Description: A computed fold for a 351-nucleotide part of an RNA from an uncultured bacterium, annotated as small-subunit ribosomal RNA, central domain. Its Rfam family is "Bacterial small subunit ribosomal RNA". The prediction has a mean pLDDT of 87.
Context: one part of a larger RNA
RNA sequence: CUGGGCGUAAAGCGCGCGCAGGCGGCUUCCUAAGUCCGUUGGUGAAAGACCGGGGCUCAACCCCGCGUCAGCCAUGGAUACUGGGAGGCUGGAGACAGGUAGAGGCAAGCGGAAUUCCGGGUGUAGCGGUGGAAUGCGUAGAUAUCCGGAAGAACACCGGAGGCGAAGGCGGCUUGCUGGACCUGGUCUGACGCUGAGGCGCGAAAGCGUGGGGAGCGAACAGGAUUAGAUACCCUGGUAGUCCACGCCGUAAACGAUGGGCACUAGACGCUGGUGGGAUCGACCCCUUCAGUGUCGAAGCUAACGCGAUAAGUGCCCCGCCUGGGGAGUACGGCCGCAAGGCUGAAACUC
Numbered sequence: 001c002u003g004g005g006c007g008u009a010a011a012g013c014g015c016g017c018g019c020a021g022g023c024g025g026c027u028u029c030c031u032a033a034g035u036c037c038g039u040u041g042g043u044g045a046a047a048g049a050c051c052g053g054g055g056c057u058c059a060a061c062c063c064c065g066c067g068u069c070a071g072c073c074a075u076g077g078a079u080a081c082u083g084g085g086a087g088g089c090u091g092g093a094g095a096c097a098g099g100u101a102g103a104g105g106c107a108a109g110c111g112g113a114a115u116u117c118c119g120g121g122u123g124u125a126g127c128g129g130u131g132g133a134a135u136g137c138g139u140a141g142a143u144a145u146c147c148g149g150a151a152g153a154a155c156a157c158c159g160g161a162g163g164c165g166a167a168g169g170c171g172g173c174u175u176g177c178u179g180g181a182c183c184u185g186g187u188c189u190g191a192c193g194c195u196g197a198g199g200c201g202c203g204a205a206a207g208c209g210u211g212g213g214g215a216g217c218g219a220a221c222a223g224g225a226u227u228a229g230a231u232a233c234c235c236u237g238g239u240a241g242u243c244c245a246c247g248c249c250g251u252a253a254a255c256g257a258u259g260g261g262c263a264c265u266a267g268a269c270g271c272u273g274g275u276g277g278g279a280u281c282g283a284c285c286c287c288u289u290c291a292g293u294g295u296c297g298a299a300g301c302u303a304a305c306g307c308g309a310u311a312a313g314u315g316c317c318c319c320g321c322c323u324g325g326g327g328a329g330u331a332c333g334g335c336c337g338c339a340a341g342g343c344u345g346a347a348a349c350u351c
Stems, first nucleotide, its partner, number of pairs: 004322003007305002012319001014202004021195003025089007033082002035078004040074004050067001051065005092192001093189003096185005104178007111155001115151008126137002163170002207248006216242002221237004259318006267296008276287003300307002324351003333344004
């Protein structure tokens, strides 16, 4: 380079925005770079290879002749496709108008339940915890119960195979600011598109820096149990952390273990948000049509499991990635980071 692959066998970057690049709708004309045809010309050195012939007694070896071969250059022609130029179009894409749903994001304020602590009242000998116990708490009055106060964190029911978001993720209420989506109309632009190496941004939890906060929970740690032991599982405590602000980190079973876009290919039954129509004016009901989200299945695909209009079917475009196991996501180097470490990423050796 050619090839085969990537749901579970090795393999989809965690997700997005996007420069370069690659690819690109319908139609008219021009061009003739790619493409195709032809011719003539040039080049395609010699040796070698192929074919024919010849010379060493044969052969190896050597000599002569012939044609061949793409490719390249020049030149003549063709114009379907690709490219280039000019023009037109509306179906892709976008804008606009009118509606709709939503835990989408950021900020501020507010609320109730529960928990713990503090003060007070009632009240007395236990409470707590477990498989059973003990550590622990309690006559300096606990647990229980009532009233009051403080604090922090999380928002029961609604809640749903429900919704929103590119992913991570998002759940009390109100207000402000703000992103996206969907439906209807078909008024406007007129291919403005798809993908995307690098790059830039976002990115759960844990962790790190500075300052705050600290109710509950709770790595580490201590004690009590269990046990042959018990550096665990169970119990009583408990620091970091969990929370907030700002700044880092950049990972994950970041999963649908399934990259993105477009088109095409039986149906059946739900749910969510719209549209249009029917019905009896209706929320109920029936039909239709978009968008999303599920279950089951034709064809087809698959090693099987399974997938099956939300494809893992049938095709096209672009990107990423894989190439036996261990060594190893290690070493070295580079880049990034305060560090922890991250990204890139081998070999010897061995089976």